This is a predicted structure of a 348-nucleotide part of an RNA (small-subunit ribosomal RNA, central domain) from an uncultured bacterium.

Context: one part of a larger RNA
RNA sequence: CUGGGCGUAAAGCGAGCGUAGGCGGAUUUGUAAGUUGGAGGUGAAAUCCCAGGGCUUAACCCUGGAACUGCCUUCAAAACUACAUUUCUUGAGUUUGGUAGAGGAGAGUGGAAUUCCUAGUGUAGAGGUGAAAUUCGUAGAUAUUAGGAGGAACACCAGUGGCGAAGGCGACUCUCUGGGCCAAUACUGACGCUGAGGUUCGAAAGCGUGGGGAGCGAACGGGAUUAGAUACCCCGGUAGUCCACGCAGUAAACGAUGAGUGCUAGAUGUUGGGAACAUUAGUUUUCAGUAUCGCAGCUAACGCGUUAAGCACUCCGCCUGGGAAGUACGGCCGCAAGGCUAAAACUC
Numbered sequence: 001c002u003g004g005g006c007g008u009a010a011a012g013c014g015a016g017c018g019u020a021g022g023c024g025g026a027u028u029u030g031u032a033a034g035u036u037g038g039a040g041g042u043g044a045a046a047u048c049c050c051a052g053g054g055c056u057u058a059a060c061c062c063u064g065g066a067a068c069u070g071c072c073u074u075c076a077a078a079a080c081u082a083c084a085u086u087u088c089u090u091g092a093g094u095u096u097g098g099u100a101g102a103g104g105a106g107a108g109u110g111g112a113a114u115u116c117c118u119a120g121u122g123u124a125g126a127g128g129u130g131a132a133a134u135u136c137g138u139a140g141a142u143a144u145u146a147g148g149a150g151g152a153a154c155a156c157c158a159g160u161g162g163c164g165a166a167g168g169c170g171a172c173u174c175u176c177u178g179g180g181c182c183a184a185u186a187c188u189g190a191c192g193c194u195g196a197g198g199u200u201c202g203a204a205a206g207c208g209u210g211g212g213g214a215g216c217g218a219a220c221g222g223g224a225u226u227a228g229a230u231a232c233c234c235c236g237g238u239a240g241u242c243c244a245c246g247c248a249g250u251a252a253a254c255g256a257u258g259a260g261u262g263c264u265a266g267a268u269g270u271u272g273g274g275a276a277c278a279u280u281a282g283u284u285u286u287c288a289g290u291a292u293c294g295c296a297g298c299u300a301a302c303g304c305g306u307u308a309a310g311c312a313c314u315c316c317g318c319c320u321g322g323g324a325a326g327u328a329c330g331g332c333c334g335c336a337a338g339g340c341u342a343a344a345a346c347u348c
Stems, first nucleotide, its partner, number of pairs: 004319003007302002012316001014201004021194003025088002029084003033081002035077008049065006091191001092188003095184005103177007110154001115149007125136002162169002206247006215241002220236004258315006266293012297304002321348003330341004
């Protein structure tokens, strides 16, 4: 290379956009590069293979044939691929009218709660736990009433509900803005799919500069528990958590399941549209999503099953015994932490 694979055994890049490349709907005509057939030339000899022959045999040698699967020239064919050309509408997109949504960004607003401050009432406890103690409190706590400050998060609604490519998104209002779905006719006419490199986005923690800091809370201090207790429990508490800008680029970034297209029984629920009928409830049906069960089929089994892990095709990524090791070295990136790429000796 051929071949076999990637839900859980090793293996789908965290996700998008997209360059090169690969692949690509129906149809007309042409060309003849690939393709197919014929002819010619060449493909040294030896070797290999076949049939004979010569050394007493064999190895070895000789003769003939075949072969040398290739390359070149030429003639022809035109189905397929390609190229050029004509047309088309089903793929893709545009238009019009609707529609649902925690999709994104910015600004403003609101109520509940915690904490703190001020004032009132009020008096000896309060907290906390398995039990306690550290802790707070006669300098008046806890409780309760009124007022104020500040930060963060948005109870109920809430739903295997919705939206987003993924990460993710949940109070309300306004502004700007992306995508989807449905229906309809009209338009463009293959404009498509995938995507090495590349580029952008990317939870949490972390880093830089400047703010902010209510609650929570790594580290840390104390009290308990315990044989010990660098823990679990309790009292405190700094970074951080929040905001702006910049960096970082990783996660069990999971559906552990790459993207696209077509085909292959159904049943039940639910979300967003449409159509018909009945219009009181609704019934039937059709698209798009989201779930549960299940036929065929698949699977080592578990299970998957029109949202496939079924049947096929296209393109990309990845795997090849365990450990050493996602490590060393080198390179690239980063302020650093570290990230990406990525071995071997040795060992079982």